Predicted 3D model of a 74-nucleotide RNA (transfer RNA) from Dorea longicatena. The coordinates come from a structure-prediction model, not an experiment, and the mean pLDDT is 82. Lineage of the source: Bacteria > Bacillati > Bacillota > Clostridia > Dorea. RNAcentral records the identical sequence in 3 taxa. Rfam family: tRNA. By type it is a transfer RNA.
RNA sequence: UUCCUCGAUAGCUCAGUGGUAGAGCAUUCGGCUGUUAACCGAAGGGUCGUUGGUUCGAACCCAACUCGGGGAGU
Numbered sequence: 001u002u003c004c005u006c007g008a009u010a011g012c013u014c015a016g017u018g019g020u021a022g023a024g025c026a027u028u029c030g031g032c033u034g035u036u037a038a039c040c041g042a043a044g045g046g047u048c049g050u051u052g053g054u055u056c057g058a059a060c061c062c063a064a065c066u067c068g069g070g071g072a073g074u
Stems, first nucleotide, its partner, number of pairs: 002072007011025004019056001027043005049065005
């Protein structure tokens, strides 16, 4: 430097494979408790890496690009 492959979604770890974006942990509030922890309930938090395309409709399909992991060649 070239090619192949996997990945990028909430603060963190991840699900969601065409039809209103979710879970666990964390945070905040409430319940319970003599208090704390634990436990139970609720809330806040994301225009899904970027730009285009396909579609009535895209996190999801297609193309290019950016970043990261793995592999191959020179």